[in-house]
Context: one part of a larger RNA
RNA sequence: CUGGGCGUAAAGAGUGUGUAGGCGGUCUACCAAGUCGCAGUUUAAAGCCCGGGGCUUAACCCCGGAUUUGGUUGCGAUACUGAUUGACUCGAGGAUUAUUUGGGGUGCUGGAACAGUUGGUGUAGUGGUGAAAUACGUUGAUAUCAACUGGAACACCGAAGGCGAAGGCAAGUGCCUGAGAUUUUCCUGACGCUGAGACACGAAAGCCAGGGUAGCGAAACAGAUUAGAGACCUGUGUAGUCCUGGCCGUAAACGAUGGAUGCUAGCUAGUGUGCAAGCACUGGCGUAAGCUAACGCGUUAAGCAUCCCGCCUGGGGAGUACGACCGCAAGGUUAAAACUC
Numbered sequence: 001c002u003g004g005g006c007g008u009a010a011a012g013a014g015u016g017u018g019u020a021g022g023c024g025g026u027c028u029a030c031c032a033a034g035u036c037g038c039a040g041u042u043u044a045a046a047g048c049c050c051g052g053g054g055c056u057u058a059a060c061c062c063c064g065g066a067u068u069u070g071g072u073u074g075c076g077a078u079a080c081u082g083a084u085u086g087a088c089u090c091g092a093g094g095a096u097u098a099u100u101u102g103g104g105g106u107g108c109u110g111g112a113a114c115a116g117u118u119g120g121u122g123u124a125g126u127g128g129u130g131a132a133a134u135a136c137g138u139u140g141a142u143a144u145c146a147a148c149u150g151g152a153a154c155a156c157c158g159a160a161g162g163c164g165a166a167g168g169c170a171a172g173u174g175c176c177u178g179a180g181a182u183u184u185u186c187c188u189g190a191c192g193c194u195g196a197g198a199c200a201c202g203a204a205a206g207c208c209a210g211g212g213u214a215g216c217g218a219a220a221c222a223g224a225u226u227a228g229a230g231a232c233c234u235g236u237g238u239a240g241u242c243c244u245g246g247c248c249g250u251a252a253a254c255g256a257u258g259g260a261u262g263c264u265a266g267c268u269a270g271u272g273u274g275c276a277a278g279c280a281c282u283g284g285c286g287u288a289a290g291c292u293a294a295c296g297c298g299u300u301a302a303g304c305a306u307c308c309c310g311c312c313u314g315g316g317g318a319g320u321a322c323g324a325c326c327g328c329a330a331g332g333u334u335a336a337a338a339c340u341c
C1' cells in the first nucleotide's frame, strides 16, 4: 500500500454558506461513450506451466499446446451507467391563509439590590475571621429615614421548557430583520445531497483607539496563617469586566458521536400546531432485533444500507524546530527529523 478504523483505546475539522469535483427520483423514445458478446490483428523469440520426444539418467536440448494481460479494428447486444428528446410528482423549492418561538440588530422605559453625595435622627463602636489583625469611626462611622446621582445585572415566571448552524440567546416595550414547525389553497418540475480550495460567523481571555467604571477583581500593597507562604483566609486595589469601532481565531468550541437519505418492537413526559387522525421538535426508560472489547448505544443509533467530505496508523521527542502564510503583538494555521523506549 491493500486492508481496518474514528462516543471512551490514535482518529469527526468549532460552525455554516458554497465553487470545482463525486454521487443522484419515476416513465418514454433514441444514440451506443462506458459495459457485454463474436471475429480479426498485435502483445518477438527464449523462459515459466502442461503433454510428448532425444542424449544410459538428470541437468540440458527438441516438438506441440496452453496460459496471461493490455492495445487496436470490424460486426453485433442495450438491462444498467452515460448523452440527447419528451413527460411526471413522491425529493427540492416558491406563493398564499392562520398560529408559534430568551434567533439577530437598534431605540425608549422600569423596579429590586448595590455604591456615592446631601440632609435628618442618633452614639461608640463597626467590619472581618477558625481565631485575629490590617481597615473604617467623636472632622460623628455602623444603624435608620428621605431626596438625588451612577454603573452593571435582570429575582419570581423558569421547566426534563423555547430559539439559533455553531459560538450562544432571558426585565418590559416600539421599530427593522432572519429561520423553523404545523396548517389552507395553489404553482415550478429533479431545480437534489455532499463539498477539496474559498468565504463568512465564531465563548472567554488578550490587543489597538476613544469613552465609561457601581460591584467584582488578575497584578500590586498590607494583615494573618506558616518552618517558610511569592498561596489558600482578610482589608485595599490597577488592568479587566461594560459601551463604540477595529483586530485576534482559539476552548473539555463536548453528545469527546461530520452531513444527507431510506429502513428496523415499544412505553412514557413535554413544546408548537391542527376540529381530529396526525405532523414537527425536545427529553426519559428500556430492550424487540441488531451492534459493541466492554461500558453502553438502541427510530434523536454507536443497528441495517447508500452517497460525499474530514481524520487516524506505537509512546516520547512534538502539535515542537525549520520554512511558508496570517497577526500590531500575544500568538495562530500548516508541519517534520535526529535520537530514544
Base pairs, nucleotide, nucleotide: 004312005311006310007295008294012309014201015200016199017198021194022193023192025088026087027086029084031082033081034080035077036076037075038074039073040072041071042070049065050064051063052062053061054060091191092188093187094186095185098182099181100180101179103177104176105175106174107173108172109171110154114150115149116148117147118146119145120144121143125136126135162169163168206247207246208245209244210243211242215241216240220236221235222234223233258308259307260306261305262304263303266285267284268283269282270281271280272279273278290297291296314341315340316339323334324333325332326331
Small-subunit ribosomal RNA, central domain from a Candidatus Levyibacteriota bacterium, 341 nucleotides, folded computationally.
Its Rfam family is "Bacterial small subunit ribosomal RNA".
The prediction has a mean pLDDT of 85.